[in-house]
Formats: sequence, structure tokens, C1' cells
RNA sequence: CUCUUAUCUAGAGUGGUCGAGGGACUGGCCCGAUGACACCCAGCAACCGGUAGCUAUGCUGCAGUGGUGCUAAUUCCAGCAGGAGGAAUCCUGACAGAUAAGAG
Repeated sequence: CUCUUAUCUAGAGUGGUCGAGGGACUGGCCCGAUGACACCCAGCAACCGGUAGCUAUGCUGCAGUGGUGCUAAUUCCAGCAGGAGGAAUCCUGACAGAUAAGAG
């Protein structure tokens, strides 16, 4: 980097350092010198791993010492297709993206 499977409306900071960008892409709309982003600490969650039971290639619990992940806004909203509606707008499914685990 590609593929497969699962999940993505919950949760989590009045902390420290730094100093101008950031929210994947495009359009919008936002966040940001009352300090964003990033890093550290702290925290959240429970995918893998650990562990217990059972109707056992799985399911349901438990813990949070291990490997990740996450801590503005539903993945911030839309992008493609379909449906409802007079319209504003709303709904559904893909695509794309993110994360985990596995394979190449």
C1' cells in the first nucleotide's frame, strides 16, 4: 500500500509545554492569541490480548497491569443513488474516510 471482517448518534480536561493554524479530500459550515494543531500528563472506551461461565469456530459477563484507539460539533454536514414533500427539508442505502484484528 491492497484485500477481508467488525464498529462509527454513547463516553472522556477550567492541567502543563509550544505558538498559528486546524476540522482526511472538495464544497459548505465551524474551531482558534479568552491559545487551536501537536506533544506530555490525566482521562474515556473495551477492538485485540487476559479471565469466568455457557446452549461453545460462538455468545454473555468481569478486570483495566499488556498492544492499539479516542477525548468540539453524528464520521460536523453534504458529495453518488433512491424515496417522501408544494417547498424548506427529511429518510434509506452505497461511496469515501477513521479505528481494530487478520491476510497478501
Molecule: SAM riboswitch aptamer (S box leader)
Organism: Sporomusa malonica